RNA sequence: GGGUCGGUAGCUCAGCUGGUAGAGCACCUCACUUUUAAUGAGGUGGUCCGGAGUUCGAACCUCCGCCGACCCA
Numbered sequence: 001g002g003g004u005c006g007g008u009a010g011c012u013c014a015g016c017u018g019g020u021a022g023a024g025c026a027c028c029u030c031a032c033u034u035u036u037a038a039u040g041a042g043g044u045g046g047u048c049c050g051g052a053g054u055u056c057g058a059a060c061c062u063c064c065g066c067c068g069a070c071c072c073a
Stems, first nucleotide, its partner, number of pairs: 001072007010025004019056001027043005049065005
């Protein structure tokens, strides 16, 4: 320098054919009793890496940039 893959909740990750953003863990509240905890129920939490474009509508498509991993030179 070129190529491929990835960036989504605090963490690890899903997200189908473009049409209301999700799970587990963590955190908060309540119940219970075996009491720094476990179990059960409920809840909070999002600049979908940034910008532009296409579209009635973009996490998803196109372009540019940033960051990370791998491959080639």